[in-house]
Predicted 3D model of a 168-nucleotide RNA (c-di-AMP riboswitch aptamer (ydaO/yuaA leader)). The sequence was found by an Rfam model in a public genome assembly.

RNA sequence: AUGUCUUUAACGCUGAGUCUUUGCUAAGGCAAAGAGCGGGGGAACCAACGGUCAGCUGAGCUGACCAUGGGGUGAAUCCAAGGCACCGUCUUGUACGGCGCUAAGGUAGGGCGACUCUCAAGGCCCGAAUCCGACAGCUAACCUCGUAAGCGUCUCGAGAGAGGCAAC
Repeated sequence: AUGUCUUUAACGCUGAGUCUUUGCUAAGGCAAAGAGCGGGGGAACCAACGGUCAGCUGAGCUGACCAUGGGGUGAAUCCAAGGCACCGUCUUGUACGGCGCUAAGGUAGGGCGACUCUCAAGGCCCGAAUCCGACAGCUAACCUCGUAAGCGUCUCGAGAGAGGCAAC
């Protein structure tokens, strides 16, 4: 420098959710410890510190009143037609307003595996759940928790890189 190839259950994917040792178990697995990985709390510095009115000489401070709880894990947040129940008002209606429950649909965002990464076009799926309990910005030291669960996952194109093989 050329050609060609990289392929699926004894395997692989999402995810922090893995590895090692020891003990128990018929096995699957369970428990403990250590390492790794991931999260939360927690100084200084820095950041942030609602609205209205009043007082005080100004920056600003103080007081009164009004409104709202707030935060964490996670991609999972926000909007909402419609339906049901309740409350209030009046002009008593198929009314209007408020509140709660539910919810079609949309949406921030997340995923789509066969060497790896990036990008483009289209398509599909998810868009949950739960915890703290009036309390948490960031955060060295320090403290503390988790290491589950669910799966076999689309089509087409471009670029870069890695590796195998063949021949020169």